[in-house]
RNA sequence: CCGGUAGCUCAGUUGGUAGAGCAGUAGACUCUUAAUCUAUGGGUCCAGGGUUCGAGCCCCUGCCG
Numbered sequence: 001c002c003g004g005u006a007g008c009u010c011a012g013u014u015g016g017u018a019g020a021g022c023a024g025u026a027g028a029c030u031c032u033u034a035a036u037c038u039a040u041g042g043g044u045c046c047a048g049g050g051u052u053c054g055a056g057c058c059c060c061u062g063c064c065g
Stems, first nucleotide, its partner, number of pairs: 002065003007022004016053001024040005046062005
C1' cells in the first nucleotide's frame, strides 16, 4: 500500500432495507447417468467502536492474508 461480502470465485456507482456465476436442493427431460431447462434455499458484509434519520460503503482501533 492492497484485500477480508453466500459453500467457492467475485460484483456492489453519489451512504438508502445485499447480488451474479459456479456449487447445493426440488422438479422436467432421459431406459439410467451425464448434459440441458425451470424453480428454489443459503449472509451477524472479519471484530469492536464512532459519525448519521440510515453504514458493505465514511472515520478510528484491532485481527487475518